Context: one part of a larger RNA
RNA sequence: CGAAGGUGUAUUGAGGAAGGCUGUCCCUAGUACGAGAGGACCGGGACGGACGGAGCUCUGGUGUGUCUGUUGUCCUGCCAAGGGCAUGGCAGAUUAGCCACCUCCGGAAGGGAUAACUGCUGAAAGCAUCUAAGUAGGAAACCCGUUCCAAGAUGAGUACACCCAUGCGGCUAAAACGCAGUAAGGCCCGUGACAAGACCAUCACGUUGAUAGGCCGGAGGUGUAAGCACGGCAACGUGCGUAGCCGACCGGUACUAAUCGGCCGAGGG
Numbered sequence: 001c002g003a004a005g006g007u008g009u010a011u012u013g014a015g016g017a018a019g020g021c022u023g024u025c026c027c028u029a030g031u032a033c034g035a036g037a038g039g040a041c042c043g044g045g046a047c048g049g050a051c052g053g054a055g056c057u058c059u060g061g062u063g064u065g066u067c068u069g070u071u072g073u074c075c076u077g078c079c080a081a082g083g084g085c086a087u088g089g090c091a092g093a094u095u096a097g098c099c100a101c102c103u104c105c106g107g108a109a110g111g112g113a114u115a116a117c118u119g120c121u122g123a124a125a126g127c128a129u130c131u132a133a134g135u136a137g138g139a140a141a142c143c144c145g146u147u148c149c150a151a152g153a154u155g156a157g158u159a160c161a162c163c164c165a166u167g168c169g170g171c172u173a174a175a176a177c178g179c180a181g182u183a184a185g186g187c188c189c190g191u192g193a194c195a196a197g198a199c200c201a202u203c204a205c206g207u208u209g210a211u212a213g214g215c216c217g218g219a220g221g222u223g224u225a226a227g228c229a230c231g232g233c234a235a236c237g238u239g240c241g242u243a244g245c246c247g248a249c250c251g252g253u254a255c256u257a258a259u260c261g262g263c264c265g266a267g268g269g
C1' cells in the first nucleotide's frame, strides 16, 4: 500500500515445513519344523542406543556487584576494623537465570490408494493363463492421520462486538474529489520484563496504580560479624549468637519514578 467505511477480538486452513530410525532380552515355546544339532512365523511384553522437543523437581556445570578464608603490597595517622590492586589475586561454597552429563515426552496406532509379488474368476487360443473385461490381497515409500507456520490464499476467507453516518469547499443538484475537527480505536510519551528482545517488535503497567527501584517480611546462600567480656605469655579459643552479611527468587507496602499532555484516526462508488 492492497484487501470495497473505520476499529478491536477470536478463528477456518489453500499451501508449506517438521517428524517417520533401530537393537537386545522375555513370554507364546524348547512349541511348529527337524533323525539330531538346532530352532521359528503370527501375537504380546520389558529394557536400551542414536536423534528430536520441552523443562529445571532431582543430579551436575556455570554463577565477574553472594558469603567466607587467605597471600603480597599500598592506603584510611597508629591499634583494631576496613578499602584498592595483583586472572573475580588465589581458594572453598553458592540463590536466580542459562544449561546437560539431569528429568519428562516423541517416532505411533488406524485408514486410503499402490510397487515388486501372491491370488480369484477368465477368454482371445475348446487346453492353459493373476488380465484382455471383471475382481481380492500386498511395503519404513505415496495420500491422510500427529506437531508447527499460515488469508499478500491479490482466489486477500469467516464469526462476534464497537464507532457512527459531522462541518467547509467543489457542482445547477446529488456524488466523485479536496480540506478540517472528531468517534470507536491506535500511536507518541513514561515505568519496565513474569513471558519478549541486536534495534524495532512483543508483553505488563501508567495514581481508579504494585510497572521498576527503595523499604519490610519470607525463601535461599554463606557459616557464627563488629564490639565487649572471659580464658591464654601468645598464636588463638569461648560467650553474648544458627550470628552478621547477602544479586537476580516469592510476597507485601505508594516512600521515589510512571507528571502534565500531544498526535493520528471513518463518513461507507
Stems, first nucleotide, its partner, number of pairs: 001152001005163007015149004021049007033038001051106005059100004066093005071086006110144003117137004164268001166180004185264004189206005211257003214253005220246003227240005

A computed fold for a 269-nucleotide part of an RNA from an Actinomycetota bacterium, annotated as large-subunit ribosomal RNA, domain VI. It matches the Rfam family "Bacterial large subunit ribosomal RNA". Rfam links the family to the GO terms ribosome and structural constituent of ribosome. The coordinates come from a structure-prediction model, not an experiment, and the mean pLDDT is 86.